[in-house]
Context: one part of a larger RNA
RNA sequence: UUGGGCGUAAAGGGUGCGUAGGUGGUAGUGUUAGUCGUUUGUUAAAUCUCCAGGCUUAACCUGGAAACCGCGAACGAAACGGCACAACUAGAGAGUGUGAGGGGUAUAGGGAACUAAUAGUGUAGGGGUGAAAUCCGUUGAUAUUAUUGGGAACACCAAAAGCGAAGGCACUAUACUGGCACAUAUCUGACACUCAAGCACGAAAGCGUGGGUAGCGAAUGGGAUUAGAUACCCCAGUAGUCCACGCCCUAAACGAUGAUCUCUAGUCUUUCGGAGUAUCGACCCUCUGAGAGACGUAGCUAACGCGUUAAGAGAUCCGCCUGGGAAGUACGGCCGCAAGGCUAAAACUC
Numbered sequence: 001u002u003g004g005g006c007g008u009a010a011a012g013g014g015u016g017c018g019u020a021g022g023u024g025g026u027a028g029u030g031u032u033a034g035u036c037g038u039u040u041g042u043u044a045a046a047u048c049u050c051c052a053g054g055c056u057u058a059a060c061c062u063g064g065a066a067a068c069c070g071c072g073a074a075c076g077a078a079a080c081g082g083c084a085c086a087a088c089u090a091g092a093g094a095g096u097g098u099g100a101g102g103g104g105u106a107u108a109g110g111g112a113a114c115u116a117a118u119a120g121u122g123u124a125g126g127g128g129u130g131a132a133a134u135c136c137g138u139u140g141a142u143a144u145u146a147u148u149g150g151g152a153a154c155a156c157c158a159a160a161a162g163c164g165a166a167g168g169c170a171c172u173a174u175a176c177u178g179g180c181a182c183a184u185a186u187c188u189g190a191c192a193c194u195c196a197a198g199c200a201c202g203a204a205a206g207c208g209u210g211g212g213u214a215g216c217g218a219a220u221g222g223g224a225u226u227a228g229a230u231a232c233c234c235c236a237g238u239a240g241u242c243c244a245c246g247c248c249c250u251a252a253a254c255g256a257u258g259a260u261c262u263c264u265a266g267u268c269u270u271u272c273g274g275a276g277u278a279u280c281g282a283c284c285c286u287c288u289g290a291g292a293g294a295c296g297u298a299g300c301u302a303a304c305g306c307g308u309u310a311a312g313a314g315a316u317c318c319g320c321c322u323g324g325g326a327a328g329u330a331c332g333g334c335c336g337c338a339a340g341g342c343u344a345a346a347a348c349u350c
Base pairs, nucleotide, nucleotide: 004321005320006319007304008303012318014201015200016199017198021194022193023192025088026087028085029084030083031082032081034080035077036076037075038074039073040072041071042070049065050064051063052062053061054060091191092188093187094186095184096183097182098181099180103177104176105175106174107173108172109171110154114150115149116148117147118146119145120144121143125136126135162169163168206247207246208245209244210243211242215241216240220236221235222234223233258317259316260315261314262313263312266295267294268293269292270291271290272289273288274287275286276285299306300305323350324349325348332343333342334341335340
């Protein structure tokens, strides 16, 4: 290894593209180092198995036979696999015609709120809390009106809804642009699936340079609370949050569920297509394709639960797990400006 697993017990890589590798549709011809068969050589003896015999029996001993596996050679078979050739269209892709969408990038515009400045009205409070105080205010605050500036985020619509590979994506318009679904069956003719390595993307926080800074707000200061209060509450407030460019590369990056293909009861809801029917038209109704949900049969599961969006029944490929702690640490290597990341033990201990 034969012969275990990975939703929650240890275990699915954060996601995609993708080389090597592994795997691969239908029918045919030829061939054959895989495969299968026959013969043959070898596979020391002893041992093992079977038969017979010898020690009173057994163990033991003697003789004979058989056998697996491996390797070599010759001959043969051609179902499967490989290779070569020539085909096919059900996989895959292209074309054509429609369609939906917060998919992406850039530019322009908008209103509500907030905040600041200026001006008017107006007078003694405002703010905040469990209660207060710090704080703001007669140099006129709070409130209210007008004008102007600024930055950030886009109420309602809004949904169990939509889109995207994931991270994620929502004011409006325009430009550019990626993917997807359906219908058709015009073309190519297996061009496919998966994927070590590699490449790209990757929330938030953080880092570098330069801008920006309304609100919020780590740190910090002050006021409270308290035995104390390096907190919870309050008043301020710096980094940051925002933009451009460059890094970082981690998350409960979660459906805690890898990708692809096939098969296996249904019912209801919903999004986007198509056909039929209906109709003046739109609905309605029936069927059908692709998504998103709720329940549920068989089956599965330790249970919870899953159940055509499987955790069911199968196939191919990749990743990962092997008692707890030490430890996702040390050491080494690679990467990074740093923070740190990736890879990854042992002693010892229970």